[in-house]
The part of an RNA shown here (large-subunit ribosomal RNA, domain V) has 583 nucleotides and comes from Candidatus Ferrigenium altingense. Its mean pLDDT, the model's own confidence on a scale to 100, is 84. It matches the Rfam family "Bacterial large subunit ribosomal RNA". The sequence was found in a public genome assembly.
Context: one part of a larger RNA
RNA sequence: CCCGAGGCUAGACGGAAAGACCCCAUGAACCUUUACUGUAGCUUUGCAUUGGAUUUUGAAUAAACCUGUGUAGGAUAGCUGGGAGGCUGUGAAGUAGGGACGCCAGUCCUUAUGGAGCCAACCUUGAAAUACCAGCCUGGUGUGUUUGAGAUUCUAACCUAGACCCCUGAUCGGGGUUGGGGACCGUGCAUGGUAGGCAGUUUGACUGGGGCGGUCUCCUCCCAAAUUGUAACGGAGGAGUACGAAGGUAUCCUAGGUACGGUCGGACAUCGUACUGAUAGUGCAAUGGCAAAAGGAUGCUUAACUGCGAGACUGACAAGUCGAGCAGAUACGAAAGUAGGUCAUAGUGAUCCGGUGGUUCUGUAUGGAAGGGCCAUCGCUCAACGGAUAAAAGGUACUCUGGGGAUAACAGGCUGAUUCCUCCCAAGAGUUCAUAUCGACGGGGGAGUUUGGCACCUCGAUGUCGGCUCAUCACAUCCUGGGGCUGUAGCCGGUCCCAAGGGUAUGGCUGUUCGCCAUUUAAAGUGGUACGUGAGCUGGGUUUAAAACGUCGUGAGACAGUUUGGUCCCUAUCUGCCUUGGG
Numbered sequence: 001c002c003c004g005a006g007g008c009u010a011g012a013c014g015g016a017a018a019g020a021c022c023c024c025a026u027g028a029a030c031c032u033u034u035a036c037u038g039u040a041g042c043u044u045u046g047c048a049u050u051g052g053a054u055u056u057u058g059a060a061u062a063a064a065c066c067u068g069u070g071u072a073g074g075a076u077a078g079c080u081g082g083g084a085g086g087c088u089g090u091g092a093a094g095u096a097g098g099g100a101c102g103c104c105a106g107u108c109c110u111u112a113u114g115g116a117g118c119c120a121a122c123c124u125u126g127a128a129a130u131a132c133c134a135g136c137c138u139g140g141u142g143u144g145u146u147u148g149a150g151a152u153u154c155u156a157a158c159c160u161a162g163a164c165c166c167c168u169g170a171u172c173g174g175g176g177u178u179g180g181g182g183a184c185c186g187u188g189c190a191u192g193g194u195a196g197g198c199a200g201u202u203u204g205a206c207u208g209g210g211g212c213g214g215u216c217u218c219c220u221c222c223c224a225a226a227u228u229g230u231a232a233c234g235g236a237g238g239a240g241u242a243c244g245a246a247g248g249u250a251u252c253c254u255a256g257g258u259a260c261g262g263u264c265g266g267a268c269a270u271c272g273u274a275c276u277g278a279u280a281g282u283g284c285a286a287u288g289g290c291a292a293a294a295g296g297a298u299g300c301u302u303a304a305c306u307g308c309g310a311g312a313c314u315g316a317c318a319a320g321u322c323g324a325g326c327a328g329a330u331a332c333g334a335a336a337g338u339a340g341g342u343c344a345u346a347g348u349g350a351u352c353c354g355g356u357g358g359u360u361c362u363g364u365a366u367g368g369a370a371g372g373g374c375c376a377u378c379g380c381u382c383a384a385c386g387g388a389u390a391a392a393a394g395g396u397a398c399u400c401u402g403g404g405g406a407u408a409a410c411a412g413g414c415u416g417a418u419u420c421c422u423c424c425c426a427a428g429a430g431u432u433c434a435u436a437u438c439g440a441c442g443g444g445g446g447a448g449u450u451u452g453g454c455a456c457c458u459c460g461a462u463g464u465c466g467g468c469u470c471a472u473c474a475c476a477u478c479c480u481g482g483g484g485c486u487g488u489a490g491c492c493g494g495u496c497c498c499a500a501g502g503g504u505a506u507g508g509c510u511g512u513u514c515g516c517c518a519u520u521u522a523a524a525g526u527g528g529u530a531c532g533u534g535a536g537c538u539g540g541g542u543u544u545a546a547a548a549c550g551u552c553g554u555g556a557g558a559c560a561g562u563u564u565g566g567u568c569c570c571u572a573u574c575u576g577c578c579u580u581g582g583g
Stems, first nucleotide, its partner, number of pairs: 001583008010575003014570002022404004027400002029396004035201005041194003045190005051154012064141003068137001078136005085119003094113008158181003162178006204216003213233001217239006240385001241283001242342002247301007256276006281290002284347001286345003305328004311322003317386001330339003353379007361372002411458001412456001413454003417451001419447006428438002465540001466538003470532001471529005478503003481498006505519005546564004550559003
């Protein structure tokens, strides 16, 4: 060096399973509920199946009989018309008894008696006789018809797992007799309510992982790199209007501050002088503007007009912005002219659907109408503001699928704020004396052991704390060795330098690392090695499914809260290592 054999598992980010954690999907499934929308079921009401009678109480209607008081007036005059006579032996006036109404005046009915009269036009009144007839009004009485509601009752619909008989040799079914219930129940159609019992779904995005928080449209400034434009969960602020004058026009005016002086009067009121000069003001944020003004006044007014618009700016689009000029009608001004809102930039919402007004449009055979169109206008914190629907919240540790190292948890990487080590300066402490020792305020390095930041390999899987076993390396050395200085007398020490050869505990508690305790030791070092080591072991903890407590939640359920329980696979191909054989 080549070929083997027996072993061990450190590596081949070993094998196994398109990661179950995490995130994403306008994915799924179950579960919950005061999410949304439905729906079974239950229930309300009406009609039908559904009939008779009695009674109570309403409504309508027919004929009949009653009823009716403002004042004046013989008095309880309903209204209108006709009308000169009417009622009475089929019993008038009057009297007695009873009843109804009543505004307490009286009116009406009835019984008995009585035996021939009673009433009307007259005077008053808006209206003239209930003398008589007809129609009608207000309120009422009883009768009939129709109808509503309530109650009771009947039997013939309907019901009957009461009894008996038959089919029949039958606890089904059917038929029959009888009993019970009964127009209820039940059922059909329509209708309102209720309804996680059930069903279909929804439950936003951004995001230095996700969640929680915050934000989502528009305006101003910086960032923004001297045109424009330009991101971030970068730094600061505002808007979701206001105003019939705070608009138009003509004419006129100039603020604010400081000093001094001056009654009350004051830092600041109104007055005067001087100096200064836009610091003032602009409805509101900021920026840019603005002086015979864009600021402040006064007069007159409505251009905060109608129809248009050359040409530009800006924008992916849709939108947005500026605009001379023309026609009509108008305001102010002597006129020239100016005026299509406001110093400018925020003060906002597409389409559909619907409302209102107008209209020389359309009009389903024709004339109309309905409906539609066109013009004007109204209704959205559609604020997740280019607005998915008129209409929508949650749980999943019982979970599932598709994906992602586009994105978190472990480990690694980068960084090194934090951490640890070291150095510089030296105020001070050290009786005196900065530097034996300690060292403030500061500054410079190093390490890559902590907590972090980033999200670069890995989500078609890199197994995660602690223990056991076996280790190996560094040295910033715990012991043992050699030195310097000392505020080293000695014994003990302090501090620094060199040094990694060897060594560097056992028990109790806890899943613990750590820590505390007990007892030893020369000493009981600090770290790295995927917080070394699960194809070496364990499985107590964490971190599935079961269950309980506390707390939270309406609930399903949840909790770096607690508690009990809970499958750890791999026969070694290669590299590596140990032992061994042959050539």